[in-house]
A computed fold for a 316-nucleotide part of an RNA from Methanooceanicella nereidis, annotated as large-subunit ribosomal RNA, domain IV. Lineage of the source: Archaea > Methanobacteriati > Methanobacteriota > Methanocellales > Methanooceanicella. The prediction has a mean pLDDT of 86. The full RNA is in RNAcentral, with records from ENA.
Context: one part of a larger RNA
RNA sequence: CCUGGCCAAGGGAAUUCGGCAAAUUAGCUCCGUAACUUCGGGAUAAGGAGUGCCUGCUUUGAAGAAAGCAGGUCGCAGUGACGAGGGAGCACUAACUGUCUAAUAACAACAUAGCUGAUCGCCAAACUGUAAAGUCUAGUACGAUCAGUGAAUCCUGCCCAGUGCAGGUACCUGAAAACUCAGUACAGUGGGAAGAAGGGCCUGUCAACGGCGGGGGUAACUAUAACCCUCUUAAGGUAGCGUAGUACCUUGCCGCUUAAUUGGCGGCUUGCAUGAAUGGAUCAAUGAGUGCUCUACUGUCCCUGGCCAGGCGCCG
Numbered sequence: 001c002c003u004g005g006c007c008a009a010g011g012g013a014a015u016u017c018g019g020c021a022a023a024u025u026a027g028c029u030c031c032g033u034a035a036c037u038u039c040g041g042g043a044u045a046a047g048g049a050g051u052g053c054c055u056g057c058u059u060u061g062a063a064g065a066a067a068g069c070a071g072g073u074c075g076c077a078g079u080g081a082c083g084a085g086g087g088a089g090c091a092c093u094a095a096c097u098g099u100c101u102a103a104u105a106a107c108a109a110c111a112u113a114g115c116u117g118a119u120c121g122c123c124a125a126a127c128u129g130u131a132a133a134g135u136c137u138a139g140u141a142c143g144a145u146c147a148g149u150g151a152a153u154c155c156u157g158c159c160c161a162g163u164g165c166a167g168g169u170a171c172c173u174g175a176a177a178a179c180u181c182a183g184u185a186c187a188g189u190g191g192g193a194a195g196a197a198g199g200g201c202c203u204g205u206c207a208a209c210g211g212c213g214g215g216g217g218u219a220a221c222u223a224u225a226a227c228c229c230u231c232u233u234a235a236g237g238u239a240g241c242g243u244a245g246u247a248c249c250u251u252g253c254c255g256c257u258u259a260a261u262u263g264g265c266g267g268c269u270u271g272c273a274u275g276a277a278u279g280g281a282u283c284a285a286u287g288a289g290u291g292c293u294c295u296a297c298u299g300u301c302c303c304u305g306g307c308c309a310g311g312c313g314c315c316g
Base pairs, nucleotide, nucleotide: 001311002310003309004308005307006306007305008304010302011301014300019297027051028050029049030048031047036041038151052073053072054071055070056069057068058067059066060065074078086295087294088293089292090291091290092289093287094286098110099109114149115148116147117146118145119144120143126135127134128133153281154280155279157212158211159210162209163208164205165204166203167202168201171200172199173198179192180191181190182189213231214230215229216228217227240274241271252268253267254266255265256264257263
């Protein structure tokens, strides 16, 4: 010096991207226990007291034993070793338990119950196979298959012009074969009529793919614009939420938190480029998820030191 471990006066996160690591806490009995809440929880919340041994006694019990009372007694320390939660608060996110990149990712990703849509009446729809046949299923719509969303709660606005899907269709278009006419020695060939699906055309459908404007003016200070005009679209973004895990400008502005805050939280909000099952908002519980704060605690640090074990190296 390296690896593992133990201790440390005073300070106590000043360390660091970040309390990473370490420390603290810890069992059992009794007391006590907040906000919030889906009334189940939250909760071992938090916080506090006790804990050994000896003697005597009481209660319960059939007994082993358990609970308790009084007195005494030892230590720094009685869950004396081992074993054995640190706690609290505010947000984000995913409802939850669960699943995953065997060997750099355990997550906010996947799944999930719940919600919604589509297809299908059974010799079904869907899927595999050229077929025979098979699966779903020895099931039958309270079912099966496919797709989206993702507990609950409050909700889910407008648009069918484009693309898709479904239905209809007087009419138009629409291949080959077959038909018919012409032509040819026979053919090749040329024309015609009729006409399937599909397309045109019409309609429906957005919890289908998706989309959801611009300019100008106007109120008795100013400012703003309920209001008006205009261009334009299929329709012009509703309820909500909002500097967001989405905001470029941006360290937006105001407040709280600090001595000091590009952080965090609350509000405002003209949103470069939020927004409703591509789900929107909210949310108790849960989380080896993410950010911030307080408390306790500590060799993370001030600032290093001492010790133990092993190793490398050096010396013998």